RNAcentral holds the full RNA, with entries from ENA and SILVA. Predicted 3D model of a 350-nucleotide part of an RNA (small-subunit ribosomal RNA, central domain) from an uncultured bacterium. The prediction has a mean pLDDT of 89.
Context: one part of a larger RNA
RNA sequence: UUGGGCUUAAAGCGUGCGUAGGCGGGCCGUUAAGCGUUUCGUGAAAGCCCCCGGCUCAACCGGGGAACCGCGGGACGGACUGGCGGCCUUGAGGCAGGUAUGGGCGGACGGAACUGUCGGUGGAGCGGUGAAAUGCGUAGAGAUCGACAGGAACGCCUAUGGUGAAGACGGUCCGCUGGGCCUGUCCUGACGCUCAGGCACGAAAGCGUGGGGAGCAAACAGGAUUAGAUACCCUGGUAGUCCACGCCGUAAACGAUGCGCACUGGAUCGGUGCCGCUCUGACGCGGUAUCGGUCGUAGGGAAACCGAUAAGUGCGCCGCCUGGGGAGUACGGUCGCAAGGCUAAAACUC
Repeated sequence: UUGGGCUUAAAGCGUGCGUAGGCGGGCCGUUAAGCGUUUCGUGAAAGCCCCCGGCUCAACCGGGGAACCGCGGGACGGACUGGCGGCCUUGAGGCAGGUAUGGGCGGACGGAACUGUCGGUGGAGCGGUGAAAUGCGUAGAGAUCGACAGGAACGCCUAUGGUGAAGACGGUCCGCUGGGCCUGUCCUGACGCUCAGGCACGAAAGCGUGGGGAGCAAACAGGAUUAGAUACCCUGGUAGUCCACGCCGUAAACGAUGCGCACUGGAUCGGUGCCGCUCUGACGCGGUAUCGGUCGUAGGGAAACCGAUAAGUGCGCCGCCUGGGGAGUACGGUCGCAAGGCUAAAACUC
């Protein structure tokens, strides 16, 4: 350079915002950078290639041609790309009115359960297991009733359901706030898509400082089990789990499927909005838009399967892959308080 791929074989960055860059709707005019036709100059010689010739042939040598795939100048063309100017509304955005929602942040409050403390009743066990024991209990446990304290999580509703870019989000109420969808078609007039770097967000665990600590529970201790038992079971139990602020930046961060746009038979279920049928409302039916599923036609696929939520048919842009091990390691760089993260080889070996 040409070509092949990325659901499961190696391969989609965890997610978003966005810079450079790449790519970019309809119509008209203009320009002539790209582009096309043509012409001129240049592209040294030798060599390679073709033809002819000279050494008896060849190597070698001589002559001619071609080529030198390139660069520069001129003329012409004006479809397409680009530049410039003008216009447009379907892409995109705005405006107005609605609408669903565990979207985010802050605050207040609530009940059930649990543990503890105090008090009443009561009087011998409780607890735990396959069976036990450790453990708790006559200094009165467990049970039961009442009062108080504390922390964490919010049963039923709950769904095959909803929201969010992802991580994720669930008691109730209030405040602040983001996005989606629908209706109107009033406004702007291509303002768009993607995105190397960059920036932000990012479960759990972990880290720093200060709080908090009911339950649970790595580590740890004890009791069992066992040949042993650094486990599975049991009794305890500290970090942690919770809050504030600051770090970490990972994951089977999964749909193992990047984002956007367009196109390509159907069937069916659910959520939400709007319209029509009815005097109105509910329900129902029909239509439409949007979101979330299932089944399947063509097509695709190695198959499993995918199948308008594509893994079909195309276009644009980004990321990534190139045999297994060594190794997501070493070294270097960079980030981090650390743990470690990111980037990322080679020898050797099969």